A computed fold for a 75-nucleotide RNA from an Opitutales bacterium, annotated as transfer RNA.
RNA sequence: GUCCUCGUAGUUCAAUGGAUAGAGCACCGGUUUCCGAAACCGGUAAUCCGGGUUCGAAUCCCGGCGAGGGCACCA
Numbered sequence: 001g002u003c004c005u006c007g008u009a010g011u012u013c014a015a016u017g018g019a020u021a022g023a024g025c026a027c028c029g030g031u032u033u034c035c036g037a038a039a040c041c042g043g044u045a046a047u048c049c050g051g052g053u054u055c056g057a058a059u060c061c062c063g064g065c066g067a068g069g070g071c072a073c074c075a
Stems, first nucleotide, its partner, number of pairs: 001071007010025004018055001027043005048064005
C1' cells in the first nucleotide's frame, strides 16, 4: 500500500429498518448488620466521526479515524 473482520455504558454482551437502545458484572444510594461481606430495593451511565438512502438507521450505503488478521513492498 491493498484485502477481510470489527467498533454500543467503566467492562462483557444484546437489540427484524419501527415506541423512551436492554441486560450481567462494576460504580453510587438505601434496607439489613455492632461494623463489614452476602442478600434485597433503587439510581447514574453508551451507539467512534462526517455524509447519504428512508416516513423512520445502532442496523443499509460512501468517506474518514481506530483495533485485529491476511497478502504485498523492503537492496

Background
The organism belongs to Opitutales, within Bacteria. The prediction has a mean pLDDT of 83. It matches the Rfam family "tRNA". Rfam links the family to the GO term triplet codon-amino acid adaptor activity. It is annotated as a transfer RNA.